[in-house]
Context: one part of a larger RNA
RNA sequence: CCCGCGGAAAGACGGAAAGACCCCAUGAACCUUUACUGUAGCUUUACAUUGGACUUUGAACAGAUCUGUGUAGGAUAGGUGGGAGGCUUUGAAGCGGUGCCGCUAGGUGUCGUGGAGCCAACGUUGAAAUACCACCCUGGUGUGUUUGAGGUUCUAACCUUGACCCGUUAUUCGGGUUGGGGACAGUGUAUGGUGGGCAGUUUGACUGGGGCGGUCUCCUCCCAAAGUGUAACGGAGGAGUUCGAAGGUACGCUAGGCACGGUUGGAAAUCGUGCUGAUAGUGCAUAGGCAUAAGCGUGCUUGACUGCGAGACUGAUAAGUCGAGCAGGUACGAAAGUAGGACUAAGUGAUCCGGUGGUUCUGUAUGGAAGGGCCAUCGCUCAACGGAUAAAAGGUACUCUGGGGAUAACAGGCUGAUACCGCCCAAGAGUUUAUAUCGACGGCGGUGUUUGGCACCUCGAUGUCGGCUCAUCUCAUCCUCGGGCUGUAGUCGGUCCCAAGGGUAUGGCUGUUUGCCAUUUAAAGAUGUACGUGAGCUGGGUUUAAAACGUCGUGAGACAGUUUGGUCCCUAUCUUCCGUGGG
Numbered sequence: 001c002c003c004g005c006g007g008a009a010a011g012a013c014g015g016a017a018a019g020a021c022c023c024c025a026u027g028a029a030c031c032u033u034u035a036c037u038g039u040a041g042c043u044u045u046a047c048a049u050u051g052g053a054c055u056u057u058g059a060a061c062a063g064a065u066c067u068g069u070g071u072a073g074g075a076u077a078g079g080u081g082g083g084a085g086g087c088u089u090u091g092a093a094g095c096g097g098u099g100c101c102g103c104u105a106g107g108u109g110u111c112g113u114g115g116a117g118c119c120a121a122c123g124u125u126g127a128a129a130u131a132c133c134a135c136c137c138u139g140g141u142g143u144g145u146u147u148g149a150g151g152u153u154c155u156a157a158c159c160u161u162g163a164c165c166c167g168u169u170a171u172u173c174g175g176g177u178u179g180g181g182g183a184c185a186g187u188g189u190a191u192g193g194u195g196g197g198c199a200g201u202u203u204g205a206c207u208g209g210g211g212c213g214g215u216c217u218c219c220u221c222c223c224a225a226a227g228u229g230u231a232a233c234g235g236a237g238g239a240g241u242u243c244g245a246a247g248g249u250a251c252g253c254u255a256g257g258c259a260c261g262g263u264u265g266g267a268a269a270u271c272g273u274g275c276u277g278a279u280a281g282u283g284c285a286u287a288g289g290c291a292u293a294a295g296c297g298u299g300c301u302u303g304a305c306u307g308c309g310a311g312a313c314u315g316a317u318a319a320g321u322c323g324a325g326c327a328g329g330u331a332c333g334a335a336a337g338u339a340g341g342a343c344u345a346a347g348u349g350a351u352c353c354g355g356u357g358g359u360u361c362u363g364u365a366u367g368g369a370a371g372g373g374c375c376a377u378c379g380c381u382c383a384a385c386g387g388a389u390a391a392a393a394g395g396u397a398c399u400c401u402g403g404g405g406a407u408a409a410c411a412g413g414c415u416g417a418u419a420c421c422g423c424c425c426a427a428g429a430g431u432u433u434a435u436a437u438c439g440a441c442g443g444c445g446g447u448g449u450u451u452g453g454c455a456c457c458u459c460g461a462u463g464u465c466g467g468c469u470c471a472u473c474u475c476a477u478c479c480u481c482g483g484g485c486u487g488u489a490g491u492c493g494g495u496c497c498c499a500a501g502g503g504u505a506u507g508g509c510u511g512u513u514u515g516c517c518a519u520u521u522a523a524a525g526a527u528g529u530a531c532g533u534g535a536g537c538u539g540g541g542u543u544u545a546a547a548a549c550g551u552c553g554u555g556a557g558a559c560a561g562u563u564u565g566g567u568c569c570c571u572a573u574c575u576u577c578c579g580u581g582g583g
Base pairs, nucleotide, nucleotide: 001583002582003581004580005579006578007577008576010575011574012573014570015569022404023403024402025401027400028399029396030395031394032393035201036200037199038198039197041194042193043192045190046189047188048187049186051154052153053152054151055150056149057148058147059146060145061144062143064141065140066139068137078136079135080134081133082132085119086118087117094113095112096111097110098109099108100107101106158181159180160179162178163177164176165175166174167173204216205215206214213233217239218238219237220236221235222234240385241283242342243341247301248300249299250298251297252296253295256276257275258274259273260272261271281290282289284347286345287344288343305328306327307326308325311322312321313320317386330339331338332337353379354378355377356376357375358374359373361372362371411458412456413454414453415452417451419447420446421445422444423443424442428438429437465540466538467537468536470532471529472528474526475525478503479502480501482497483496484495485494486493505519506518507517508516509515546564547563548562549561550559551558552557
């Protein structure tokens, strides 16, 4: 060096299972509820099936009968019209008994008695006689018809999951007799309510993982790199209007500050003088403007017009923006002219659907109408603001599928803020004396061991804390060897330099690493090795399914809160290592 045999498991990001954690999907499934929309069921009411009688109480109509008081006035005058007479032996006035109404004045009816009169125009009143007749009004009484509601009762619909008989040798079913209930119940149609019992669904995106928080449209500035444009969960602020004058036009005017002077009067009110010069003002943010003022006034006014629009800017689109000029009619101005809102840039919402007004448009045989079109206008914090629907929240550790290392948790990588270690300067402490020792304020490095940042390999799988076993490297050395300085007398020390050969504990508590304690020791070092080591072991912790407590939640359920329980697979092909044999 080649070929075997027996072993060990460090590596082949070993094998097994298209990761179960995490994220994503306009994926799924179950579960919950005061999510949305439905729905079974339950229930309300009406009508039908559904009939008789009595009674109570309403409504309408018909005819009868009563009723009616402001003041003035004989006095309790309902309205209007006709009307000079009307009622009375078919019993007037008056008197007695009695009923009803009443504003307590009286009105009206009936019975008896009585036996011949009573009332009306009159003078008062807006209106004249219930003297008489007719038609009505207000409110009441009783009758009849129709009808509503309530109650009681009947039996013939209907019910009977009471008894008996028959079909029939039969618990059903049908028929019959009888009993019970009864126009109820039940059923049908329509309708309101309730309704996670059940069903179908929804439950946004951005995001230095996701969640929590924040944001989502528009305007101004910076970033923005001197054309335009330009991102971030970069840095700052605003808007979701206002104004019939704060618009148009003609004419006119100039602010603010400082100093001094001046009654109350002050830092600051109004007044005067001087200096300065836009620092003022602009409805509101900021930026750019503005004195010929766009700032501040006065007069007159409605151009905050109708029909248009050459030509441009901007934008993927849809939108958005500017605009001379023409026609009509208008305001101001002597005129030239200016005026199609506001110093400019925010003050906003597509389409569908529906409303209102107008219209030489259309009009389902024709004429109309309805409906539609066109013009004008109205209704969205559709604010997740290019707006999925008119209409929508949650849980899953019982979970599932498709994907992702496009994206988190372990480990690695990059970085090195943080951490640890070192150096420089030297104010000071050290009785004196910066540097024996310690060292402020600061400065410069190293390591890759802490907490992090990033998200680069791995989600068709790189097993995660601690312990056991077995280790191996480094040195920033715990002990043992050698040395310098010392604020080293000695003993014991302090600090620094060299040095990795060897060594570097047993118990108690806790799942613990760590830590505390006890007792030894020369000493009980610090790290790296996928926080070494699960195809070597364990499985106490964390991190499935069961269950409980506390807390939170309406609930399903949830909790770096607690508690009990809970499947750890692999026969070694290659590399490596150990032992051994042959050539």